The RNA shown here (transfer RNA) has 73 nucleotides and comes from Dictyostelium purpureum.
The prediction has a mean pLDDT of 81.
It matches the Rfam family "tRNA". It is annotated as a transfer RNA. Rfam links the family to the GO term triplet codon-amino acid adaptor activity.
RNA sequence: GCCCGGCUAGCUCAGUCGGUAGAGCGCAAGACUCUUAAUCUUGUGGUCGGGGGUUCGAGCCCCCCGUUGGGCG
Numbered sequence: 001g002c003c004c005g006g007c008u009a010g011c012u013c014a015g016u017c018g019g020u021a022g023a024g025c026g027c028a029a030g031a032c033u034c035u036u037a038a039u040c041u042u043g044u045g046g047u048c049g050g051g052g053g054u055u056c057g058a059g060c061c062c063c064c065c066g067u068u069g070g071g072c073g
Stems, first nucleotide, its partner, number of pairs: 001072007010025004019056001026044006049065005
């Protein structure tokens, strides 16, 4: 220098053909228990890495940039 992949909640990850983003864990409160743990219920959660473009509408498509992992030279 060229090519490919990742970046979404505090963490690990989903997200179909573009239609207003979810799960598990965590955290908080409550129930249960003599108490703790476990279990159960409810709640808590997001500039979808940044900027721009396309579109009625973008996590998803296009361009640029960043960051991270891998391959080739």